Predicted 3D model of a 129-nucleotide RNA (SAM riboswitch aptamer (S box leader)) from a soil metagenome. Its mean pLDDT, the model's own confidence on a scale to 100, is 80. The sequence is in RNAcentral, with records from MGnify.

[in-house]
């Protein structure tokens, strides 16, 4: 930098001590013990394996020409679904909320600002190029 996804899911273990939730404003978690290590456990994103579809190559068979049908066999990659001991990735809160710009709705001291709600977009995060 480009693509995809972020509303699900995931321990009342064991070490270890003051932090922690990217930043900013909030608003939360924490000694009834944060961060980090270890185990454990979710997921399925690569990747491996099954399976079923689809196309594709060859190879038989039926047909009256032509379109083209049916079987089998390989591999190749496209789609669905499973499985998960590989490689990462995650286990408070929607990526806890919001941050910019735009509708809608209601208000207000009505060329603007408040709420509340959708959509778009930034920033972030993970994973594959």
């Nucleotide at each position: 930098u480009u693509c995809a996804u972020c509303a699900c899911g995931a321990g009342a273990g064991g070490c270890a001590g003051a932090g922690g939730g990217a930043c900013g404003g909030g608003c939360c978690c924490g000694a009834u013990g944060a961060a980090g290590c270890c185990c454990g456990g979710c997921a399925a994103c690569c990747g491996g394996c099954c399976g079923c579809c689809g196309g594709c190559g060859c190879g038989g068979c039926g047909g009256a020409u032509c379109g083209u049908g049916c079987c089998g066999c390989g591999g190749c990659g496209g789609g669905c679904g499973g499985c998960g001991a590989g490689g990462u990735g995650c286990c408070a809160a929607u990526u806890c909320c919001c941050g910019c710009a735009g509708g809608a709705u209601g208000g207000g001291g009505c060329a603007c600002c408040c709420a509340u709600u959708c959509u778009g977009g930034g920033a972030g995060a993970u994973g594959a190029g």